[in-house]
Parts: sequence; C1' cells; structure tokens
RNA sequence: GCCGCCUUAGCUCAGUUGGUAGAGCAACUCUUUCGUAAAGAGUAGGUCCCGAGUUCAACUCUCGGAGGCGGCU
Repeated sequence: GCCGCCUUAGCUCAGUUGGUAGAGCAACUCUUUCGUAAAGAGUAGGUCCCGAGUUCAACUCUCGGAGGCGGCU
C1' cells in the first nucleotide's frame, strides 16, 4: 500500500426479504428465609462507532471517516 471481517444495554452476543431493538449474565426492587446464599417474579438500562446519501420508513442498503482483528505484498 491492497483485500476481507467486526463495531448493537455495564459484559458476552442475537437481530438474513428495510417496518420505530432483544436474550443470557450483571444491577435494582419484591416474594421466600431468623438471616445470607440459592430459587421465583418484576423493573430499569440503548444518539444500534461517527457523518452524509437513498427511501414514506434505515441496526439493516450506498458512500466517506474512525477504531479493532486477520490476510497478501
């Protein structure tokens, strides 16, 4: 220098024909217990890396940028 992949909740990740985003763990509350743990129920938590474009509508498509990983020279 060129090519490919990845970036979504605190963490690990889903989300496949474009239709206003989910799980597990963690956190908090409640139940249960003399109390703790475990178990059960529930709540909260997201500018979907940034910008622009296409579209009635974008995590999803297109372009540019940033960061990370890998390959080639």

Description: Model confidence (mean pLDDT): 81 of 100. The RNA shown here (transfer RNA) has 73 nucleotides and comes from a bacterium. Rfam family: tRNA. Rfam classes the family as a transfer RNA.